[in-house]
RNA sequence: AGCAAUAACUAGGGGUGUCCAUUGAGUUGGGCUGAGAGAGAAACACGAUGAAGUUUCUUGACCCUCGGGACCUGAUCUGGUUCAUACCAGCGUAGGGAAGUUACUAUCAUGUACA
Numbered sequence: 001a002g003c004a005a006u007a008a009c010u011a012g013g014g015g016u017g018u019c020c021a022u023u024g025a026g027u028u029g030g031g032c033u034g035a036g037a038g039a040g041a042a043a044c045a046c047g048a049u050g051a052a053g054u055u056u057c058u059u060g061a062c063c064c065u066c067g068g069g070a071c072c073u074g075a076u077c078u079g080g081u082u083c084a085u086a087c088c089a090g091c092g093u094a095g096g097g098a099a100g101u102u103a104c105u106a107u108c109a110u111g112u113a114c115a
């Protein structure tokens, strides 16, 4: 000199699924997968003709930050598998998608000393 890797800091991006059960008045409990399925609030919606939600915001944990994948779209996609999600393969070098600093350092160059 060097930013491939690693670590820290700051900043940013992202997802939150699936299955089952019961109660009887509220919107719960349990199982599964996963790194992660958390907590709080508001609005709307649903509910004794028997409810087991939707969206947004705040926050915690987790994953990811330049790109063959954190994640989104196509997609309520296609094949395998599973109770289902998950998982594997395809779609797919398809379209999108969030980075800086410092330390350290693979490595490279030069100088000095000694042999």
Stems, first nucleotide, its partner, number of pairs: 001107001006103005011065004017032005026046002038059007071096003077090004
Predicted 3D model of a 115-nucleotide RNA (TPP riboswitch aptamer (THI element)) from Bacillus benzoevorans. Its Rfam family is "TPP riboswitch aptamer (THI element)". Rfam describes the family as follows. Vitamin B(1) in its active form thiamin pyrophosphate (TPP) is an essential coenzyme that is synthesised by coupling of pyrimidine and thiazole moieties in bacteria. The organism belongs to Bacillus, within Bacteria. Of the family's consensus pairs, 96% are formed in the model. The sequence was found by an Rfam model in a public genome assembly.